[in-house]
RNA sequence: CAGAGGUGCGGUUUUUAUCAGUACGUCUCAAUCAGGACUCCGCCGUCCGUUAACCUGAGACUGAAAGGAAACGCCGCCGAAGGAAAUUGUUAGCUGGCGGAGCAGAUUUUCUGGUUCAUUGGUUAACAGCCCUUGAACUGUCACCUUUCAGUUGUAAGGUGGAGCGCUG
Numbered sequence: 001c002a003g004a005g006g007u008g009c010g011g012u013u014u015u016u017a018u019c020a021g022u023a024c025g026u027c028u029c030a031a032u033c034a035g036g037a038c039u040c041c042g043c044c045g046u047c048c049g050u051u052a053a054c055c056u057g058a059g060a061c062u063g064a065a066a067g068g069a070a071a072c073g074c075c076g077c078c079g080a081a082g083g084a085a086a087u088u089g090u091u092a093g094c095u096g097g098c099g100g101a102g103c104a105g106a107u108u109u110u111c112u113g114g115u116u117c118a119u120u121g122g123u124u125a126a127c128a129g130c131c132c133u134u135g136a137a138c139u140g141u142c143a144c145c146u147u148u149c150a151g152u153u154g155u156a157a158g159g160u161g162g163a164g165c166g167c168u169g
Stems, first nucleotide, its partner, number of pairs: 001169003006078001008077005014071003025061006035048004040100005081112008093103002113139006121131003141162007149154001
């Protein structure tokens, strides 16, 4: 520098199902109360409400979306990628204004060869999926050993062990 592992890894458009007859919204009834809404907190500002708003419960009408998923296609690739910890700083967005918090990013160190199944915990509407823990099986690679075929290093099978900062050219 170029390659290999294979249900290989990641990203993305479209379609579809789910999300869900859920949330939001409007109306009715009941109860209760003077506060309530604009985001999670604080301050300010505006608006609604004592003619009962907000909240709670029971109904009716209307009725989403995001995230995640599957399939085809496209793109980038083989530490592909994922996890953990620490540090960092900044700008924009999320807002009626200001200040904070939270989310996203970058760097360093460290762990995992890969896939599947099961499992612990977490996330989520949902074991659908994803991440973590533990175990098993399969598989690729290298080293060593045994056997076999060749009869130099090599082929095939089996066993043990290691890790990608590896392996092959």